[in-house]
RNA sequence: GGCUUCAACAACCCCGUAGCUCGGACGUGAACCUGCGUAGUGGAGCUACUGGAGCC
Numbered sequence: 001g002g003c004u005u006c007a008a009c010a011a012c013c014c015c016g017u018a019g020c021u022c023g024g025a026c027g028u029g030a031a032c033c034u035g036c037g038u039a040g041u042g043g044a045g046c047u048a049c050u051g052g053a054g055c056c
Stems, first nucleotide, its partner, number of pairs: 001056007013042001014040001016049007023041001025038004
C1' cells in the first nucleotide's frame, strides 16, 4: 500500500462518523399528476473516513 471482516465507546437494547441514492413515514401545496419541507427513517444500498482484527 491492497483486500476481507468487525464496532468496544452509546442516557434499556440496537446504533463508529460524514455525504449520497432508492424506498417508506410525517407535514405541506395542488382538482389530479408532477412537487416542497421535516426527522435516531430501528428499510436497502454506494462512497470516503475513525478505531480494532486478519490475510497478501
Molecule: nadA riboswitch
Organism: Terriglobales bacterium